RNA sequence: UCAUAUUUUCGGGGAUUGGUGAAAUUCCAUACCGGUGGUGAAAGCCCACGAACUCCAAAGGAGCCGAACAGGUGAAACUCCUGUGCCGACGGUUGCAGGCCUGUCUUGCAGAAAGUCCGGAUGAGAGAAGAUGUGC
Numbered sequence: 001u002c003a004u005a006u007u008u009u010c011g012g013g014g015a016u017u018g019g020u021g022a023a024a025u026u027c028c029a030u031a032c033c034g035g036u037g038g039u040g041a042a043a044g045c046c047c048a049c050g051a052a053c054u055c056c057a058a059a060g061g062a063g064c065c066g067a068a069c070a071g072g073u074g075a076a077a078c079u080c081c082u083g084u085g086c087c088g089a090c091g092g093u094u095g096c097a098g099g100c101c102u103g104u105c106u107u108g109c110a111g112a113a114a115g116u117c118c119g120g121a122u123g124a125g126a127g128a129a130g131a132u133g134u135g136c
Stems, first nucleotide, its partner, number of pairs: 002135009015030001017029003031116002033088002035049004044086002053063004068084005090119003094110006100103001
């Protein structure tokens, strides 16, 4: 240094803005954010992975899984620079009236829609760094 086993720690960011409205960080305008590994050179939108979601009784497995172009520099960039774009799981969310079991319940009518709020999640995890043992 490499391989391997055990183990420790770490491992997701962002609206105290304006407008409309009874009500919106959900709409409109504006602002802001970008997990992990790879790729001749640095990536939310190139390749792959994780998470989320769906299915299977389950360890686990299967499925699903968003979005970019143009110009420039250069030996090399779909990654840098300039310009203009685009994307982002699941559940929740307001008002009025009625009911009796008085609960953040229930029925009816109307309504307002989340990448940024609240929640599962003090979770899980791609992986990153270190420690120890063994082997070469």
This is a predicted structure of a 136-nucleotide RNA (FMN riboswitch aptamer (RFN element)). Its mean pLDDT, the model's own confidence on a scale to 100, is 82. Its Rfam family is "FMN riboswitch aptamer (RFN element)". Rfam links the family to the GO term FMN binding.